[in-house]
Context: one part of a larger RNA
RNA sequence: GCCUGCGAGUCAUGGUGUGUGGCGAGGUUAACCUGUGUGGGGGAGCCGUAGCGAAAGCGAGUCUGAAUAGGGCGUUUGAGUCGCAUGCUGUGGACCCGAAGCGGGGUGAUCUACGCAUGGGCAGGUUGAAGCGUGGGUAAGACUGCGUGGAGGACCGAACCCACCAGGGUUGAAAACCUGGGGGAUGAUCUGUGUGUAGGGGUGAAAGGCCAAUCAAACUCCGUGAUAGCUGGUUCUCCCCGAAAUGCAUUUAGGUGCAGCGUUGCGUGUUGCUUGCUGGAGGUAGGGCUCUGGUUGGCUGAUGGGCCCGACAAGGUUACUGACGUCAGCCAAACUUCGAAUGCCGGUAAGUUUGCGUGGCAGUGAGACUGCGGGGGAUAAGCUCCGUGGUCGAGAGGGAAACAGCCCAGAUCACCGACUAAGGCCCCUAAGCGUGUGCUAAGUGGGAAAGGAUGUGGAGUCGCAGUGACAACCAGGAGGUUGGCUUAGAAGCAGCCAUCCUUGAAAGAGUGCGUAAUAGCUCACUGGUCAAGUGAUUCUGCGCCGAUAAUGUAGCGGGGCUCAAGUACACCGCCGAAGUCGUGGCACUGUCAACCGUUUGGUUGGUGGUGGGUAGGGGAGCGUCGUGCGUCCGGUGAAGCUGCGGAGUGAUCUGUGGUGGAGGGUGUGCGAGUGAGAAUGCAGGC
Numbered sequence: 001g002c003c004u005g006c007g008a009g010u011c012a013u014g015g016u017g018u019g020u021g022g023c024g025a026g027g028u029u030a031a032c033c034u035g036u037g038u039g040g041g042g043g044a045g046c047c048g049u050a051g052c053g054a055a056a057g058c059g060a061g062u063c064u065g066a067a068u069a070g071g072g073c074g075u076u077u078g079a080g081u082c083g084c085a086u087g088c089u090g091u092g093g094a095c096c097c098g099a100a101g102c103g104g105g106g107u108g109a110u111c112u113a114c115g116c117a118u119g120g121g122c123a124g125g126u127u128g129a130a131g132c133g134u135g136g137g138u139a140a141g142a143c144u145g146c147g148u149g150g151a152g153g154a155c156c157g158a159a160c161c162c163a164c165c166a167g168g169g170u171u172g173a174a175a176a177c178c179u180g181g182g183g184g185a186u187g188a189u190c191u192g193u194g195u196g197u198a199g200g201g202g203u204g205a206a207a208g209g210c211c212a213a214u215c216a217a218a219c220u221c222c223g224u225g226a227u228a229g230c231u232g233g234u235u236c237u238c239c240c241c242g243a244a245a246u247g248c249a250u251u252u253a254g255g256u257g258c259a260g261c262g263u264u265g266c267g268u269g270u271u272g273c274u275u276g277c278u279g280g281a282g283g284u285a286g287g288g289c290u291c292u293g294g295u296u297g298g299c300u301g302a303u304g305g306g307c308c309c310g311a312c313a314a315g316g317u318u319a320c321u322g323a324c325g326u327c328a329g330c331c332a333a334a335c336u337u338c339g340a341a342u343g344c345c346g347g348u349a350a351g352u353u354u355g356c357g358u359g360g361c362a363g364u365g366a367g368a369c370u371g372c373g374g375g376g377g378a379u380a381a382g383c384u385c386c387g388u389g390g391u392c393g394a395g396a397g398g399g400a401a402a403c404a405g406c407c408c409a410g411a412u413c414a415c416c417g418a419c420u421a422a423g424g425c426c427c428c429u430a431a432g433c434g435u436g437u438g439c440u441a442a443g444u445g446g447g448a449a450a451g452g453a454u455g456u457g458g459a460g461u462c463g464c465a466g467u468g469a470c471a472a473c474c475a476g477g478a479g480g481u482u483g484g485c486u487u488a489g490a491a492g493c494a495g496c497c498a499u500c501c502u503u504g505a506a507a508g509a510g511u512g513c514g515u516a517a518u519a520g521c522u523c524a525c526u527g528g529u530c531a532a533g534u535g536a537u538u539c540u541g542c543g544c545c546g547a548u549a550a551u552g553u554a555g556c557g558g559g560g561c562u563c564a565a566g567u568a569c570a571c572c573g574c575c576g577a578a579g580u581c582g583u584g585g586c587a588c589u590g591u592c593a594a595c596c597g598u599u600u601g602g603u604u605g606g607u608g609g610u611g612g613g614u615a616g617g618g619g620a621g622c623g624u625c626g627u628g629c630g631u632c633c634g635g636u637g638a639a640g641c642u643g644c645g646g647a648g649u650g651a652u653c654u655g656u657g658g659u660g661g662a663g664g665g666u667g668u669g670c671g672a673g674u675g676a677g678a679a680u681g682c683a684g685g686c
Base pairs, nucleotide, nucleotide: 001686002685003684004683005682006681011092012091013090014089015088016087017086018085019084020083021082022081023080026047027046028045032041033040034039051058052057061073062072063071064070095233096232098230102223103222104221105220106219107218113197114196115195116194117193118192119191120190121189122187124156125155126154127152131148132147133146134145135144136143160184161183162182164181165180166179167178168177199215201211202210203209236621237620238619239618240617241616246259247258248257249256250255260364261363262361263360264359265358266357267356268355272352273351274350275349276348277347278346279345280344286338287336288335292332293331294330295329296328297327298326299325304320305318306317307316308315367392368391369390370389371388372387373386374385375384376383397408398407399406412585413584414583415582417581418580419579423575424574425573426559427558428557432572434571435570436569437568438567439566445561451545452544455542456541457540458539459538460537461536462535463534464533472529473528474527475526476525478502479501480500483497484496485495508523512521513520586611587610588609589608590607591606592605593604594603595602596601622675624672625671626670627669628668629667630666631665632664633663640659641658642657643656644655645654646653647652
């Protein structure tokens, strides 16, 4: 891992609904007794028939109160009660499995920690303390040489003890090892045996270490099915409806209570919704600047400052300041002289099918993306928080290559029928290399900005032009003059100032290159040759550059595509879904009619509507085991197993052949240890 078996809403007792039955202003017994009968007795008690008050108590009233006041709760007629079944709930382990832990009683020091008692072990080699002897030395010493001696938590190094480094091992040979090095090795040494200390306790040269592979409180049994707002799991079928991820509160935030939204009874009816018409309130979007504030420029110019004048006062003046006013231009969530669209509240008509009240039972209270209006953030986020729609959630199908939240569209079932939506129609790949007119040359299409550019198409506006334009070529482009200044120089051309006059067809006191300065080349401007268009600018369509990344083209899904298979506009066809239509079937539900029953119902027929679905609510069934009653089958072969058929929407049922060898089915009730794929489920097998 697979297979087989086992494996989870139960029981008791209260409460409260629903269904059903008995009796009914009543209903019913409990313990217990009894002749053992699911019989009989037993009326204590309980619920109901009356309430009010804290109570005494009074009573259709009562309480409060001084009250015959007011007010509160009641009365005006009324259905209960006891069983059975079932939904939910309280108390119990209460659907099942799961803690870490807490408490009590015991068992452990054969591992290990430390202590005590009594034993044992430590090859070999080295060093050479004190003391002593003797020589030297001294007044005597001290001191010193040589010997002797054999000390030491001394040295080297086996046994022994340890475990520092590396490699291996790491489903190991091993739940701590192996190999090679390493440390201690007469000591705070190692070790045998015996013995002591016990769980909030021991022991600890102290690491929270160790106390039997277990230690921030051992192990074991019991309390115990501890508790678990947490995780996981929770077993047959079909039918109807179908949510929520919000508000408030919470030692609350992944829990819960109430409300909201779902379902299912009962009651009530035209309430609800949509659209049209109609009557209203409003201060948003936008706009605006009257107010509140902010803000740019001009005009005017008070006040203040400067200057002049003045003994003071006055006066004059001002490229300063700049109030108020005025003209023009703006900004505002907490500005508004204004002011929509929607939305909201009414009335009315049509369409549609809900709305409201009251009971039972829930689930939800982590939401996600997307369009629009906003707050936070950086007008960042697959960000976060609101509002308002949609989709997913709980939604399959078609499209977007693939792709919960985007686009189209809501799957009752069957069909080798048809029409369409989004999106498509060269091939992969269903359908057009469709038609017409343009554009694009970039593979743009098929990723991107500021910015840049004689790309190219379209529409304008303004110049010049057969009195000859634009471009090209030929020729001229002069004189005063080297203008003045500056400067070493400054002659059109470093710089400053001025920028005239003349001759002329035209020629700047000079457009650029150039020189040290000149020179030289060139331009503006003019004539000629030529011959028909040529410049500037604005808007706009499609393109170009800007454009650099990591496995491999890799930013059309691919092939491939250029009067497209790109793109703009227009048109005609077609394809395309579980949409719609067609044909047939099933189920639910509204309504109408007939028939049968009458207790609410059942059957048949007609006519409308509906049938995606998680949590969840409601309904109807299948099957297993046992059992009461009725009935049937079985050695001429039961159950079980197995092969092949048939029926039903399904759970399932059934026929027959073989095997098997003794029980089994069916109808109708009842009762459950009643349905397996998941729980890192449990046991066994492989």
Large-subunit ribosomal RNA, domain II from Microbispora oryzae, 686 nucleotides, folded computationally. The full RNA is in RNAcentral, with records from ENA and Rfam. The prediction has a mean pLDDT of 86.